RNA sequence: GAACGAACGCUAGCGGCGCGUUUUAAGCAUGCAAGUCGAAGGAUAAUUGUUACGCUUGCGUAACGAGGACACUGGCGCACGGGUGAGUAACACGUGAGAAUCUGCCCGCGGGUGGGGGAUAGCCUAUGGAAACAUAGGGUAAUACCGCAUUAUAUCUACAACCUCGGUUGUUUGAUUAAAAGCAGCAAUUGCUGUGCCUGUGGAUGAGCUCGCGGUCCAUUAGCUAGUUGGUAAGGUAAUAGCUUACCAAGGCGACGAUGGAUAGCCGGCCUGAGAGGGUGAUCGGCCACAUUGGGACUGAGACACGGCCCAGACUCCUACGGGAGGCAGCAGCUAAGAAUCUUCCGCAAUGGGAGCAAUCCUGACGGAGCGACGCCGCGUGAUCGAUGAAGGCGGAAACGUUGUAAAGAUCUUUUAUAUGGGAAGAAUAAUGCAGGUAGUGGAAUGAUCUGCAGAUGACGGUACCAUAUGAAUAAGCCUCGGCUAACUACGUGCCAGCAGCCGCGGUAAUACGUAGGAGGCAAGCGUUGUUCGGAAUUAUUGGGCGUAAAGGGCUCGUAGGCGGCUUUUUAAGUGUGGUUUUAAAGACCGGGGCUCAACCCCGUGUAUGGACUGCAAACUGGAGAGCUGGAAUCCGGGAAGGGUGACUGGAAUUCCGUGUGUAAGGGUAAUAUCUGUAGAUAUGCGGAAGAUAUCUGUGGCGAAGGCGAGUCACUGGCCUGAGAUUGACGCUAAUGAGCGAAAGCGUGGGGAGCGAACAGGAUUAGAUACCCUGGUAGUCCACGCCGUAAACGUUGUACACUAGGUGUUUGCCGGGUUGACCGGGGAGUGCCGUAGCUAACGCGUUAAGUGUACCGCCUGGGGAGUAUGCUCGCAAGAGUGAAACUCAAAGGAAUUGACGGGGGCCCGCACAAGCGGUGGAGCAUGUGGUUUAAUUCGAUGAUACGCGAAGAACCUUACCAGGGCUUGACAUUCAAUUGACCGGUAUAGAGAUAUACCUUUUCCUUCGGGAACAGUUGGACAGGUGCUGCAUGGUUGUCGUCAGCUCGUGUUGUGAGAUGUUGGGUUAAGUCCCGCAACGAGCGCAACCCCUACUGCCAGUUACCAUCAGGUAAUGCUGGGGACUCUGGCGGAACUGCCGGUGACAAACCGGAGGAAGGUGGGGAUGACGUCAAAUCCUCAUGGCCCUUAUGUCCUGGGCUACACACGUGCUACAAUGGGCUGUACAGAGAGUCGCGAGGCCGCGAGGUGUAGCCAAUCUCAAAAAGCAGUCCGUAGUUCGGAUUGGAGUCCGCAACUCGACUCCAUGAAGCUGGAAUCGCUAGUAAUCGCAGAUCAGCAUGCUGCGGUGAAUACGUUCCCGGGCCUUGUACACACCGCCCGUCACACCACCCGAGUCGAGGAUACCCAAAGUUAUUACCCUAACGUUUAUUCGAGGGGGGUACCUAAGGUAUGUUUGGUAAGGGGGGU
Repeated sequence: GAACGAACGCUAGCGGCGCGUUUUAAGCAUGCAAGUCGAAGGAUAAUUGUUACGCUUGCGUAACGAGGACACUGGCGCACGGGUGAGUAACACGUGAGAAUCUGCCCGCGGGUGGGGGAUAGCCUAUGGAAACAUAGGGUAAUACCGCAUUAUAUCUACAACCUCGGUUGUUUGAUUAAAAGCAGCAAUUGCUGUGCCUGUGGAUGAGCUCGCGGUCCAUUAGCUAGUUGGUAAGGUAAUAGCUUACCAAGGCGACGAUGGAUAGCCGGCCUGAGAGGGUGAUCGGCCACAUUGGGACUGAGACACGGCCCAGACUCCUACGGGAGGCAGCAGCUAAGAAUCUUCCGCAAUGGGAGCAAUCCUGACGGAGCGACGCCGCGUGAUCGAUGAAGGCGGAAACGUUGUAAAGAUCUUUUAUAUGGGAAGAAUAAUGCAGGUAGUGGAAUGAUCUGCAGAUGACGGUACCAUAUGAAUAAGCCUCGGCUAACUACGUGCCAGCAGCCGCGGUAAUACGUAGGAGGCAAGCGUUGUUCGGAAUUAUUGGGCGUAAAGGGCUCGUAGGCGGCUUUUUAAGUGUGGUUUUAAAGACCGGGGCUCAACCCCGUGUAUGGACUGCAAACUGGAGAGCUGGAAUCCGGGAAGGGUGACUGGAAUUCCGUGUGUAAGGGUAAUAUCUGUAGAUAUGCGGAAGAUAUCUGUGGCGAAGGCGAGUCACUGGCCUGAGAUUGACGCUAAUGAGCGAAAGCGUGGGGAGCGAACAGGAUUAGAUACCCUGGUAGUCCACGCCGUAAACGUUGUACACUAGGUGUUUGCCGGGUUGACCGGGGAGUGCCGUAGCUAACGCGUUAAGUGUACCGCCUGGGGAGUAUGCUCGCAAGAGUGAAACUCAAAGGAAUUGACGGGGGCCCGCACAAGCGGUGGAGCAUGUGGUUUAAUUCGAUGAUACGCGAAGAACCUUACCAGGGCUUGACAUUCAAUUGACCGGUAUAGAGAUAUACCUUUUCCUUCGGGAACAGUUGGACAGGUGCUGCAUGGUUGUCGUCAGCUCGUGUUGUGAGAUGUUGGGUUAAGUCCCGCAACGAGCGCAACCCCUACUGCCAGUUACCAUCAGGUAAUGCUGGGGACUCUGGCGGAACUGCCGGUGACAAACCGGAGGAAGGUGGGGAUGACGUCAAAUCCUCAUGGCCCUUAUGUCCUGGGCUACACACGUGCUACAAUGGGCUGUACAGAGAGUCGCGAGGCCGCGAGGUGUAGCCAAUCUCAAAAAGCAGUCCGUAGUUCGGAUUGGAGUCCGCAACUCGACUCCAUGAAGCUGGAAUCGCUAGUAAUCGCAGAUCAGCAUGCUGCGGUGAAUACGUUCCCGGGCCUUGUACACACCGCCCGUCACACCACCCGAGUCGAGGAUACCCAAAGUUAUUACCCUAACGUUUAUUCGAGGGGGGUACCUAAGGUAUGUUUGGUAAGGGGGGU
């Protein structure tokens, strides 16, 4: 995607044609579904005519007629039609053949239909019974029944002839067998006609039987079979036949799947598919089977019989308890079941069937209607105009967009609907009548047959259809809108509710949930579910694979089977090509026709790929015959080899034993220890024993594989090579089978040197059931026997052929060569590289994974699981074969880019190392956590938070808390109304915000009405929010990291992801540069350009400077002056590996040197690539969304952010003598200053006060630099170290220092004597040390940012720690090792296995009992027809009862298959 006998949800206007219990072959109330014939027969009720009688005069009775119901005998039918699919794996079905058969009714042809007999139902009488029904007696008919006669082209038998040997034929022989003198019509003196009956034959139709072929699954079903297979004889049947019986023989079936089990009605067809196929077997049609379950026969042409019979079982009903009745899988209908499937309708008008001469009757077959959108098809729900693009809805900040020509409105139409009226076809003819013809018969008529005319009958139904009227009037939904897949926005929700076919969506901006608007699709339907096919080449015949994804058997031999070299003859099985026949109809395809179209229906033609028979052909395959040598094999010569088996022999080493020498250790390890040794080890000399075979040894050899290694001999297998000869396809492969088959293991017996599971001890370790060490048992070795598996691997089955090369190596051969080295050629092995080709890639590549052929084995998602179970094998261990339930959406291969590695290589960095100084211990400061609190506001929180935001919380700040207030608001814009001010000042109340009162007070324009500005009040828009979301964002920032990287274009390459460039060789601080290179270029980074600093030139000099000149002072660039110097600040110069030498590849560059103030980026700063961390910040700012709106806004007072058992970070000060105190004294740089810096002076011990000169600054001030230097005291002590803490007294800032500031003085004088594990910074003007300044700031710094002074030590080096860069390698990682992931245990759920048992079901065998019934038999009983007999009788035959065989159900026993359930046990999955 298509389909459906469907179901469910929502919805629903009409019509046509179809379809409608797929489930329990479950059970059924009621009605109907098979009768008909009076032209086979007898008899008869009701009704009625006539006559008679009685009389009650309209009734009864009787007789004779008409009439003919319900029944009865008889005939035909009931074996059809209709239903269902339980059983059946079968000659059941399909298809095609066949011979040994039957066939009512029907058709054609022939013959016949004579003459008799005895019963019986109905009926009558009687009896029994509740009923169903039964019994006895009497009498009766037939187309009912029974003899007899007649007879053959029938049947049987005999004979003869013919031939194809099994049949045919006959003037043949003998025997046997039949009937309804009926019935009807017409004629009427015989008869005629029709029909029925009997018999024969042929046909048609139907049925029975046999065979070939075809169509399901399981081998975890491998052997089955005693009437079984065949024969003879007999029986039996319509007929063949072990169909049945007796006897004889021992057969028959099976790997081409018997037997067993499971499932199933089969087919035409139907669905799907390009086809091949796959699925299916509803409706329609053919066949089969069944009729409550099982068995059985009867009748009949036909049944072992759906609406018949008998018996048995189950069930239901009736009963008087003694007995009886029943069978919807017919049509309706009911109950139950189920997701689910209809009316207890009309009619025989049509078609068909039964009976009948017919009329006619019957027909739930059938024709119709009803119900159900269950399906298919058709129609409609209006059409044309209509923009102010209305209103409303939805979206949007708005503009506007969209719904949308949609609506409204205008014009038109009337299918449908409603009403009224008209109105078909389906009906053909039958009976019958009329007219005419034909054949035959007759004296004629009826009759038969043909033609024409007339001729009753409609369930549907007043239906289809038509006309008229009315009026857009009566008629649209469902699903979807994340991708696949056509169609998007808003709101709500917030991993909730929910969606979902797969992927997946939902955790506050959801195109995925729900709703709305809009859109898309289909449409009286639309979706969902289920099932089938397709896509799926995903079971691959068409049309797949097996080196690594699942998949080559461990190997060889070889059976069946499959396949098979060259030439020729023949055959015709396969094959090809014709013909005949069949392949029912329907359906499908094609063409045409009928319903208005279509669905539907009708007609025609071919196809329907199949089967059977037959003609022809002979290339190929097969069969048969004859040959050939190329495949294969044999013989001969030569060759190499750890091929196999057995025996014997040797040498070195090892261990052990003996013995000598000899003395204290040996051994072992990273280091130890266990261990050996003074009872003499180790070492060393000699002798002996035992077992095993180093070096040689090689991608070298041999073998089928496993595997094979000292030497010699014997036996034995295979291979290679050379030249001939021989056989003549003898070949290849290989299910089942057989043999071989490492190690370990098992059994028996040996052997045991070394090694060495288990085990012991010692170490290691948190532990160490390990790795290491010392020992050591099985075993390893041998013989025999088992096991039968391995990563038994080249993860590559065997054989053959073909298809570029190059280069090694082993071993033969040929040719050449001084017979030397060697060269050339061609074999057989074994390696490497590689072309074409193949491959998903990796790779393979004459040793194929290339191209082909033949055969075998194997695979079909992962897990469950190589498990369970069954079977086979094994002594066992175990092996072989080998599932399912359940569960997941993946598992897997190859390659790519990253990331990672206690992988490798190269390199860098205060990364380590080498050093110096710290932190961690103390006290204090500060930040954080925690705790506390009304609040201790918030954020930052590994590196990359923690003296961070904060360059400075007493109020303010302030965001927090408590309390008190305000509500268009503390702040902005604007509108309307109103007032006239606003501002400012004073007083009162209050904690204040605030409230009240008083005083002062408008401006501009003007047409004098007013307007404008500003301000207050009221109302509306709105303000406001340090409220939330940094995981919605912008901007900014941290970090990797100032690490050297990150990319692009074009080209090339790869199926692709990607690669190349960017890798390689050098070099650099650097992807810096050079060289090479399928790359060539380019960009962002690096570097440079910028600033400071170091040297210098020129220019310019005031507030800086002062050499020269002059003046002056106690002294000072103090003054005049100068432009030299320092300095200031502009512009320049200088450094570029430029020069020299060496190294290097004639490169880049490096090393050394010279010169130079500076040398190899001189030092420092600014500068931060692509990106990473959903890093930080919504509380700087901006901003989407959400939230608050008399409060989460705003104002005020007070409090808090400063709390304090504790923990951490960052600092300061110390612990002292390289120090501390005191005195004196020297030298900076960079800054700041008018709400300011504030000199000098004076006061105070001091903080500071007072007061003011100068300075908007190279001018004045802060300002004293400090360490340093000189001198002096202290003398190792908790001190003259250290300064915390506390008490007192003050100073300053500020409305205000209580919570909670800084500083000063006096007093006090804590811890601390150099700091555990651990850890930080720093490579030179650096560390360390010393002070100074600034920002913030009223005040508050041990913090921060700057500045200068003094001024070191060390770096061998890159093994290690950390971080980083490049290349490479492995990877099961990709939120990327802080990854992934294994197993136990605990808890829950699910399916499964085993299981003492227990409860069923199926089928088997043996035995017992045995109904109905067929057949046989019978000595008992009964017996109309026929025979016999004068008769009685007897006989033939029949029946009953009995007996025998068989036998359903039932019972007993045994073993078997299968299912349910189960204490407990087991593993598996989630």